């Protein structure tokens, strides 16, 4: 520094369920396990989405950027 076929360690966790918390989209713990090589973080640009519609808000497991990073492969 590219890359992610192969292997092996190990993580993360969608739908669904229970509890919770929100007016909502949603979030939180636990259960689950479709999937992921950033499925780690950051609303920065697109996009979706909600409401009490305004100096308001959620989605990073939509994309595309930034910032970090295990493991191997390679050069």
């Nucleotide at each position: 520094g590219g890359c992610g076929c192969a292997a092996a360690a190990g993580g993360c966790a969608a739908a669904c369920c229970a509890c919770u918390u929100g007016c909502g989209a949603g979030g939180g713990u636990g259960g689950g396990g479709c999937g992921c090589a950033a499925a780690g973080c950051c609303a920065c640009g697109g996009g979706g989405c909600u409401c009490a519609c305004g100096u308001a808000g959620c989605c990073g497991g939509c994309c595309g950027g930034g910032c970090u990073g295990c493991c191997g492969c390679u050069c």
Molecule: c-di-GMP-I-GGC riboswitch aptamer
Organism: Actinomycetota bacterium